Record summary
This is a predicted structure of a 388-nucleotide part of an RNA (large-subunit ribosomal RNA, domain III) from Brenneria alni. The organism belongs to Brenneria, within Bacteria. The full RNA is in RNAcentral, with records from ENA. Model confidence (mean pLDDT): 85 of 100.
Context: one part of a larger RNA
RNA sequence: AAGUAACGAUAAUGCGGGUGAAAAACCCGCACGCCGGAAGACCAAGGUUUCCUGUCCAACGUUAAUCGGGGCAGGGUGAGUCGACCCCUAAGGCGAGGCCGAAAGGCGUAGUCGAUGGGAAACGGGUUAAUAUUCCCGUACUGGUUGUUACUGCGAAGGGGGGACGGAGAAAGCUAGGUUGGCCGGGCGACGGUCGUCCCGGUUUAAGCGUGAAGGUGGAUGACUUUGGAAAAUCCGGGUCAUUGUUAACACUGAGGCGUGAUGACGAGGCUCUACGGAGCUGAAGUAACCGAUGCUACGCUUCCAGGAAAAGCCUCUAAGCACCAGGUAACAAUCAAUCGUACCCCAAACCGACACAGGUGGUCAGGUAGAGAAUACUCAGGCGCUU
Numbered sequence: 001a002a003g004u005a006a007c008g009a010u011a012a013u014g015c016g017g018g019u020g021a022a023a024a025a026c027c028c029g030c031a032c033g034c035c036g037g038a039a040g041a042c043c044a045a046g047g048u049u050u051c052c053u054g055u056c057c058a059a060c061g062u063u064a065a066u067c068g069g070g071g072c073a074g075g076g077u078g079a080g081u082c083g084a085c086c087c088c089u090a091a092g093g094c095g096a097g098g099c100c101g102a103a104a105g106g107c108g109u110a111g112u113c114g115a116u117g118g119g120a121a122a123c124g125g126g127u128u129a130a131u132a133u134u135c136c137c138g139u140a141c142u143g144g145u146u147g148u149u150a151c152u153g154c155g156a157a158g159g160g161g162g163g164a165c166g167g168a169g170a171a172a173g174c175u176a177g178g179u180u181g182g183c184c185g186g187g188c189g190a191c192g193g194u195c196g197u198c199c200c201g202g203u204u205u206a207a208g209c210g211u212g213a214a215g216g217u218g219g220a221u222g223a224c225u226u227u228g229g230a231a232a233a234u235c236c237g238g239g240u241c242a243u244u245g246u247u248a249a250c251a252c253u254g255a256g257g258c259g260u261g262a263u264g265a266c267g268a269g270g271c272u273c274u275a276c277g278g279a280g281c282u283g284a285a286g287u288a289a290c291c292g293a294u295g296c297u298a299c300g301c302u303u304c305c306a307g308g309a310a311a312a313g314c315c316u317c318u319a320a321g322c323a324c325c326a327g328g329u330a331a332c333a334a335u336c337a338a339u340c341g342u343a344c345c346c347c348a349a350a351c352c353g354a355c356a357c358a359g360g361u362g363g364u365c366a367g368g369u370a371g372a373g374a375a376u377a378c379u380c381a382g383g384c385g386c387u388u
Base pairs, nucleotide, nucleotide: 013031014030015029016028017027018026032385033384034383035382040365041364042363043362046345047344050343051075052074053073054072055071056070060068061067080141081140082341083340084339086119087118088117092113093112094111098107099106100105122139123138124137125136126135142337143336144335145334146333147332148331149330150329151328152327153322154321158317159316160315161314166304167303168302169301172297173296174295177291178290179289180288181287182203183202184201185200186199187198188196204265205264208260209259210258211257215253216252217251218250219244220243221242222241223240224239225238226237228236229235266286269282270281271280272279273278305308351360352359367379368378369377370376
């Protein structure tokens, strides 16, 4: 220079009350404003206590601070079903033997690891200052082990099936959700009108179990046979015949609906108490029509060429073997289900950017009015007014 520039989005504040030494900024209330495909809600990654409560204000906070993601102290994360672990494999890694190489080491078989993929099972309500598909209440489901009973050809690291998959397009059936009526509860407006075709609020309920179904796919069943599936096979594949059928039956698949779950829960409101934070009790209606998805049926159908993972779980077949046994199937009962994660932020003041930084960051949810629309404008729930 200079008490100058700046104080980090022009979304916006004003008033009253409280606390306090002190209040533009903290708390409560009223009004106003902003976002609303987000500036709301929930996850993954990452962070690692930042979560909640009490207390404090030196430093940190671009100002003040009684406040804070700051200091100090105490508290907080509860699982057979969510995720991991586990079983399985992909790209890729490692790699017994092996091959190669002066050495170091390189490659690679059998194997063994490796999710971003495949594989059993839970929903609704309540509860805490802070956790909940984890606790509690109610109602379920899965797998293993053991036992009992009944029936019985069981048996794998092998065979077969299955798992099992691309893009685009079109139509259909539904549901989530919404709107309106009905129903239930309440209101009659401090400025004119408002008992009316008026106004305000509510009208919510899962998994499971049972039933059965829009739709989709395949013809089905039996007998005999056997170049194949590295051995075997009653399995798969090939062949022959018979029966039945070809708008069908049968089998597989299949959303949704309906019933039950639920004489339960929730529920506007009301009553009582209150330290004004809250706690307890009680509790009406709880339906119909329409609109309707990008969600489900389902990569199901049609179509196209660039022709779109693997393995295990699962079903089945036999081999060695065992056939009094063991083993298998079904029902019932008992029992077990360990370990780890779980707080909080998550388009952000908590992650990546040296900062409480106008930048960056994968997925899910997607109300109303207008609209072709996830554009845009206004708005619900919810969240904020961006720390001078």